[in-house]
């Protein structure tokens, strides 16, 4: 090239048409402590792009970019 499969906070994963997109780790601040670690509390932080569809798109369709895997030329 082909053909499949994935893209959501710093990492990891949910959330698979509908309320303000959650959680666990991890950061930053706080209370506790002589200090430090743990414990508790608060806080800030994401839908890869562009378009269709829908009253509503993280979902669903089409392109596209990026990222893994299979495959090497038969039909």
């Nucleotide at each position: 090239g082909g053909c499949c499969c994935c893209g959501u906070a710093g990492u990891u994963c949910a959330a698979u048409g509908g309320a303000u997109a959650g959680a666990a780790c991890g950061a930053g601040c706080g209370u506790u402590u002589c200090c430090u670690a743990a414990a508790c509390g608060c806080u800030a932080a994401a839908u890869c792009c562009u378009g269709a569809u829908u009253c509503g798109a993280u979902u669903u369709c089409a392109g596209g970019c990026g990222g893994g895997g299979c495959u090497a030329c038969c039909a």